This is a predicted structure of an 83-nucleotide RNA (c-di-GMP-I riboswitch aptamer).
It was read from a public genome assembly, where an Rfam model found it.
Its Rfam family is "c-di-GMP-I riboswitch aptamer". Its family is annotated with cyclic-di-GMP binding in the Gene Ontology.
Its mean pLDDT, the model's own confidence on a scale to 100, is 75.
RNA sequence: UAUCUAUAUUGGCAAACCCGGAGUAAUCCGGCGACGCAAAGCUAUAGGGUCCUACUUACUAAAUAGGGCAGCCAGUUGCAAUU
Numbered sequence: 001u002a003u004c005u006a007u008a009u010u011g012g013c014a015a016a017c018c019c020g021g022a023g024u025a026a027u028c029c030g031g032c033g034a035c036g037c038a039a040a041g042c043u044a045u046a047g048g049g050u051c052c053u054a055c056u057u058a059c060u061a062a063a064u065a066g067g068g069c070a071g072c073c074a075g076u077u078g079c080a081a082u083u
Base pairs, nucleotide, nucleotide: 007081012037013036018031019030020029021028022027035071041076042075043074047073048072049069050068051067052066053065056063057062
């Protein structure tokens, strides 16, 4: 420098349930708690996918409208040992 195949230590993150709060909802925040994670860091103005719909367009279905999900794929940055 490259790789990220396997794995240890230290540290990191934290699903579901439950409690409190915000929201029409998806969902989010805090607490509790660990199912898991080597990117479970960051990015949803600008990829694909998916979820929701009070307001908007429509008035039935939906949407090119609005809002979520990065722990779905993706993009991007990146730590230690060993090899």